């Protein structure tokens, strides 16, 4: 250099054109003699970068970056 698969909260993942969500994990508040467990709740994201399409883009088109993999 060719080819696929990936990149979304601190972790692991949905989300395939219209309010960016799910489980654990954090904080607070309850429950308990007290701890875990449960309950309630809130914090946390310009959705890898830049452009283009569209009224609208995490999503579709393009270029470029990282990762995994085949293949040489």
């Nucleotide at each position: 250099c060719g080819c696929g698969g990936g990149g979304u909260g601190g972790a692991g993942c949905a989300g395939u054109g219209g309010c960016a969500g799910c489980u654990c994990g954090g904080g607070u508040g309850g429950c308990u003699c007290a701890u875990a467990a449960c309950c309630a709740u809130c914090a946390g994201g310009u959705c890898g970068a830049g452009g283009g399409u569209u009224c609208g883009a995490a999503u579709c088109c393009c270029u470029c970056c990282c990762c995994c993999g085949c293949a040489a």
About this RNA:
Predicted 3D model of a 72-nucleotide RNA (transfer RNA) from a Patescibacteria group bacterium. It matches the Rfam family "tRNA". Rfam's curators write: Transfer RNA (tRNA) molecules are approximately 80 nucleotides in length. Its mean pLDDT, the model's own confidence on a scale to 100, is 83. The sequence was found in a public genome assembly. Taxonomically the source falls in Bacteria candidate phyla (Bacteria).